[in-house]
RNA sequence: GGGUAGAGUAGAGGCGCGGCUGAUGAAGAGUAAUUUGAGGGAGACCGGGGCAGGUCGAGGAACUCAAACCAAAGGUAUCGCCGCCGAAGUUGGUUUUUUCGCUUUUAAGCGGGCCCAAAAAACCGGCUGGGAUCAUGGUGAAGAACCGUGAUACUGUCACCACUUUGGUGAAGAGCUAUCUUACCA
Numbered sequence: 001g002g003g004u005a006g007a008g009u010a011g012a013g014g015c016g017c018g019g020c021u022g023a024u025g026a027a028g029a030g031u032a033a034u035u036u037g038a039g040g041g042a043g044a045c046c047g048g049g050g051c052a053g054g055u056c057g058a059g060g061a062a063c064u065c066a067a068a069c070c071a072a073a074g075g076u077a078u079c080g081c082c083g084c085c086g087a088a089g090u091u092g093g094u095u096u097u098u099u100c101g102c103u104u105u106u107a108a109g110c111g112g113g114c115c116c117a118a119a120a121a122a123c124c125g126g127c128u129g130g131g132a133u134c135a136u137g138g139u140g141a142a143g144a145a146c147c148g149u150g151a152u153a154c155u156g157u158c159a160c161c162a163c164u165u166u167g168g169u170g171a172a173g174a175g176c177u178a179u180c181u182u183a184c185c186a
Stems, first nucleotide, its partner, number of pairs: 002185005008179004014085001016084005022079004034068006043056004048116004088128012101110004129155002132152008157171006
């Protein structure tokens, strides 16, 4: 130096991935809520749904119209910072926590029934190499954006083939490249 198997370290793909009580902005929206007037005429509200329980309502509920006043959240763009290259996303299971009220120093305390459902986190599995465009379904105020599925070309890695500057086919990240270490073999 070669081969097989195992355990590490460091890297690459590019409109690359994700995060923030960050800053600025567009939209949300002249919308919701609140008040007044008119109509209306028995229900409305308390959680995402149901049961139970409770609050308001003929001293006028829901709802409609007009006027006044007027937000916020999720999502998003740019910049900044942080963590990264199964980055991350999605899906299934298990476990834990939270989701109806009140007080206040807005993050804590107190109170609170049952069932379902939803959200977040951890672990164990499945699928997807990556971004883009289009179509379609879902979420959404939305022709934004995100997610699922499919198609199209592009791009990176490796293998094989060839007419070998390059082209074709196939595969998947548990991959690929570099490097290090242990054991075995020749």
Model confidence (mean pLDDT): 76 of 100. Predicted 3D model of a 186-nucleotide RNA (Lysine riboswitch aptamer) from a Bacillota bacterium. Rfam family: Lysine riboswitch aptamer. Rfam's curators write: Riboswitches are metabolite binding domains within certain messenger RNAs that serve as precision sensors for their corresponding targets. NCBI's taxonomy places the organism under Bacteria, Bacillati, Bacillota.